[in-house]
Predicted 3D model of a 72-nucleotide RNA (transfer RNA) from a Chloroflexota bacterium. The sequence is in RNAcentral, with records from ENA. It matches the Rfam family "tRNA". It is annotated as a transfer RNA.
RNA sequence: GCGCUCGUAACAUAGCGGCAAGUGUUGCGGACUCUUAAUCCGUAAACGCGAGUUCGAAUCUCGCCGAGCGCA
Numbered sequence: 001g002c003g004c005u006c007g008u009a010a011c012a013u014a015g016c017g018g019c020a021a022g023u024g025u026u027g028c029g030g031a032c033u034c035u036u037a038a039u040c041c042g043u044a045a046a047c048g049c050g051a052g053u054u055c056g057a058a059u060c061u062c063g064c065c066g067a068g069c070g071c072a
Base pairs, nucleotide, nucleotide: 001071002070003069004068005067006066007065010025011024012023013022018055026044027043028042029041030040031039048064049063050062051061052060
């Protein structure tokens, strides 16, 4: 340099063009417990950036940035 795959909470991930963006871990508060652990309830936190298509984009297209793999 070229090609392919990927980028969603602090971490791991799901997500038919129309969801209140889901789940687990973690954090915070509470219940239970003599206390801790475990369990349960509540709560906080996310679509890499920009543009385009569309009535509508996390999802499709293009560019940029970043990560991984392959070729040279």